[in-house]
Predicted 3D model of a 73-nucleotide RNA (transfer RNA) from a Lachnospiraceae bacterium.
Its Rfam family is "tRNA". About the family: Transfer RNA (tRNA) molecules are approximately 80 nucleotides in length. It is annotated as a transfer RNA.
Its mean pLDDT, the model's own confidence on a scale to 100, is 81.
RNA sequence: GCUUCCGUGGCUCAGUCGGUAGAGCAACGCACUCGUAAUGCGUAGGUCGCCGGUUCGAAUCCGGCCGGGAGCU
Numbered sequence: 001g002c003u004u005c006c007g008u009g010g011c012u013c014a015g016u017c018g019g020u021a022g023a024g025c026a027a028c029g030c031a032c033u034c035g036u037a038a039u040g041c042g043u044a045g046g047u048c049g050c051c052g053g054u055u056c057g058a059a060u061c062c063g064g065c066c067g068g069g070a071g072c073u
Stems, first nucleotide, its partner, number of pairs: 001072007010025004019056001027043005049065005
């Protein structure tokens, strides 16, 4: 330098057919318990790496850039 994959709540990921973002764990509250843990119920937390484009509408399509992984030279 080229090719390719990835970048979504604190962490691990889903969402791949464009229609106003979800799960598990963690956190917090309540219940249960003599108390703790476990368990059950609930709450908060992200506008989807950044910028632009297409579209009535983009995490999802297109372009550029940034970061990470792999391969090639």